[in-house]
Predicted 3D model of a 72-nucleotide RNA (transfer RNA) from Candidatus Woesebacteria bacterium GWA1_41_8. NCBI's taxonomy places the organism under Bacteria, Bacteria candidate phyla, Candidatus Woeseibacteriota. Rfam family: tRNA. It is annotated as a transfer RNA. The sequence is in RNAcentral, with records from ENA. The coordinates come from a structure-prediction model, not an experiment, and the mean pLDDT is 81.
RNA sequence: GGACCUGUGGUUCAACGGUUAGAACAAUACUCUUAUAAAGUAUAGACGAAGGUUCGACUCCUUCCAGGUCCA
Numbered sequence: 001g002g003a004c005c006u007g008u009g010g011u012u013c014a015a016c017g018g019u020u021a022g023a024a025c026a027a028u029a030c031u032c033u034u035a036u037a038a039a040g041u042a043u044a045g046a047c048g049a050a051g052g053u054u055c056g057a058c059u060c061c062u063u064c065c066a067g068g069u070c071c072a
Stems, first nucleotide, its partner, number of pairs: 001071007010025004018055001027043005048064005
């Protein structure tokens, strides 16, 4: 330099272009317990950035950013 892949809560992953983006673990509070753990209930927390297409975009297109794989 060229080709391709990935980017979503603190972590790991989902989500045919159409309901308020969902789950597990983690966190916080409460219940239970003499206390802790386990278990149960509840709560908060996220679409890498910008633009475009569309009635409607996490999803499609473009550019950029970050990471990775291959070729040279």